[in-house]
């Protein structure tokens, strides 16, 4: 000098992390405009049966809240892992020259 690598740079993807939204999960949640059950009352019958259905219980809707995790989606540039790109720096190894 020339070749190969490899570091610094720049960019993609990916995975982990951190965040922010949704789901799942749990509480709670409707005087009546939701469901079941429907005491008392009503209502129909000679009478049995039934009717509708307040309240009370139960479940639950929207809603409010909650939480380790779990799933989805967004975003973030520190860390990782790959792939391209950068030869202007920095290093390593071959060969050659002086």
């Nucleotide at each position: 000098g020339g070749c190969c690598g490899g570091g610094c740079c720049c960019g993609g993807u990916g995975c982990a992390c951190g965040g922010g939204c949704g789901g799942c999960c749990c509480g709670u949640g409707a005087a009546c405009c939701u469901g079941g059950u429907c005491a008392g009352a009503g209502c129909c019958u000679g009478a049995c049966c039934g009717c509708a259905g307040c309240a009370g219980c139960c479940a639950u809707a929207a809603g409010c809240g909650g939480u380790c995790u779990c799933c989805g989606u967004c975003c973030g540039g520190g860390g990782u892992a790959u792939c391209g790109g950068c030869c202007a720096c920095c290093u390593g190894g071959c060969c050659g020259g002086c």